[in-house]
Context: one part of a larger RNA
RNA sequence: UGACGGGGACCCGCACAAGCGGUGGAGUAUGUGGCUUAAUUCGAUGCAACGCGAAGAACCUUACCUAGGCUUGACAUGCAUCUCUAAGGCGUUCGAAAGGCGCUGAGUGGAGCAAUCCACAAUUUGCACAGGUGCUGCAUGGCUGUCGUCAGCUCGUGUCGUGAGAUGUUUGGUUAAGUCCAGCAACGAGCGCAACCCCUGUGUCCUGUUACCAGCGCGUUAUGGCGGGGACUCUGGACAGACUGCCCAGAUCAACUGGGAGGAAGGUGGGGAUGACGUCAAGUCAGUAUGGCCCUUAUGCCUAGGGCUGCACACGUACUACAAUGCCCAGUACAAUGUGAACCGAGACCGCAAGGUGGAGGAAAUCCUCAAAACUGGGCUCAGUUCGGAUUGGGGGCUGCAACUCGCCCCCAUGAAGUCGGAAUCGCUAGUAAUGGCUCAUCAGCUACGGAGCCGUGAAUACGUUCCCGGGUCUUGUACA
Numbered sequence: 001u002g003a004c005g006g007g008g009a010c011c012c013g014c015a016c017a018a019g020c021g022g023u024g025g026a027g028u029a030u031g032u033g034g035c036u037u038a039a040u041u042c043g044a045u046g047c048a049a050c051g052c053g054a055a056g057a058a059c060c061u062u063a064c065c066u067a068g069g070c071u072u073g074a075c076a077u078g079c080a081u082c083u084c085u086a087a088g089g090c091g092u093u094c095g096a097a098a099g100g101c102g103c104u105g106a107g108u109g110g111a112g113c114a115a116u117c118c119a120c121a122a123u124u125u126g127c128a129c130a131g132g133u134g135c136u137g138c139a140u141g142g143c144u145g146u147c148g149u150c151a152g153c154u155c156g157u158g159u160c161g162u163g164a165g166a167u168g169u170u171u172g173g174u175u176a177a178g179u180c181c182a183g184c185a186a187c188g189a190g191c192g193c194a195a196c197c198c199c200u201g202u203g204u205c206c207u208g209u210u211a212c213c214a215g216c217g218c219g220u221u222a223u224g225g226c227g228g229g230g231a232c233u234c235u236g237g238a239c240a241g242a243c244u245g246c247c248c249a250g251a252u253c254a255a256c257u258g259g260g261a262g263g264a265a266g267g268u269g270g271g272g273a274u275g276a277c278g279u280c281a282a283g284u285c286a287g288u289a290u291g292g293c294c295c296u297u298a299u300g301c302c303u304a305g306g307g308c309u310g311c312a313c314a315c316g317u318a319c320u321a322c323a324a325u326g327c328c329c330a331g332u333a334c335a336a337u338g339u340g341a342a343c344c345g346a347g348a349c350c351g352c353a354a355g356g357u358g359g360a361g362g363a364a365a366u367c368c369u370c371a372a373a374a375c376u377g378g379g380c381u382c383a384g385u386u387c388g389g390a391u392u393g394g395g396g397g398c399u400g401c402a403a404c405u406c407g408c409c410c411c412c413a414u415g416a417a418g419u420c421g422g423a424a425u426c427g428c429u430a431g432u433a434a435u436g437g438c439u440c441a442u443c444a445g446c447u448a449c450g451g452a453g454c455c456g457u458g459a460a461u462a463c464g465u466u467c468c469c470g471g472g473u474c475u476u477g478u479a480c481a
Base pairs, nucleotide, nucleotide: 001481002480003478004477005476007475008474009473010472011471012470013469015465016464019428020427021426022425023424026320027319028318029317030316031315032314033313034311035310042053043052064306065305066304067303068302069301070300073129077128078127079126080125083122088104089103090102091101092100094099107120108119109118110117111116131295132294134293135292136291140289142284143283144282145280147278152191153190154189155188156187157186158167159166160165171182172181173180197272198271199270200269202240203239204238205237206236208234212229213228216227217226218225243266246260247259248258249257250256322421326380327379328378329377330376331375340367343362344361348357349356350355387418392413393412394411395410396409397408398407434457435456436455437454438453439452440451
């Protein structure tokens, strides 16, 4: 100087407390451990691994296993060599395919009358080499997680100290903040904080089609359907607006704090992006790159089938429930984000349904395009039930060469556990929690109940900082570095 303390002081955080809803019990989905296996490919392992890499494992993917094959190779460049044929096509009792074997099948440019020669492309053979998801993340780059969006981390000059170092950065206030003020052997500065950026909340101006329809007119069973309009909603560009600017009180004529006015918004308005010096030899050689080591008729490459989905068990994360603030039936209202051409697919018809036929419209503010909870009416009356839906049987639909291992969906039947969950433990402070649906990426299809977004309905509580956890500043002790 740090680090540590079941030392002290001060401060902060959904850290506790106050509340609301969960997890832990059940069933299922999914990941992991374990076990099993020919293989169950590999990685991730306290927080910070475990719905993680994986935004899609039937084949492919695929890295694993078994079996069958290839050896300059599936792919690149070069040298030498052989041949005229390559691409393509055909055959094969050899084959599961890959592969092997056989047959057929010529091109471009130049020189030349031609024969022919040269070059390119291709083939054969040989050599350099290719190839490796093989090892090492403790050899690395790059990227990422984490402490933590915590308020810290440093430097120049000066001063002090023999020196390591100190000072500045401490102190008193204040702040979300090393934020600002005052003081001070310090004076300044840098990386962080804040602001500048994006979205959202208000207004003005401009812009009016595919959006809108107040007034005028036309038309319809009906609809901005039409003429038209530029008011409104909205689209998307510019500008304004919030700065403790104004008032009162407190405070050191300070920073600032409390209250108020005006205002759509008030003291960082709300949200996002943004992550200092560093820590964990943290993670990743399997995204890519890369040193070293290793394999080279195999640890490379191709193919078929299997496996990654295996199941006495254990854990994590979710979904669905156990019901009456509910379930079922009928009626009926209101969104936003966003996608669409090998695509989205309306009206109509068929089917109980999944779905099928068909193809209007749409490269889209034009078409696809219809939310559900809520609300209204009726039924159920506290039961293992009209709760719950697992499991199983049967019948169908869709995608796709192909649904046996191992897809999703529909219908009929079946109707398991479960009556609110021990110790323990998690999230959340407002348009939040809780709850309801919708969209998208990946994608032939789907294991999505996952992920990323969107809108609807919409709470309760915070006395306070004694305690638990994490963090910051000062101080103190130390046999630690």

Record summary
Small-subunit ribosomal RNA, 3' major domain from a metagenome, 481 nucleotides, folded computationally. Rfam family: Bacterial small subunit ribosomal RNA. Rfam links the family to the GO terms ribosome and structural constituent of ribosome.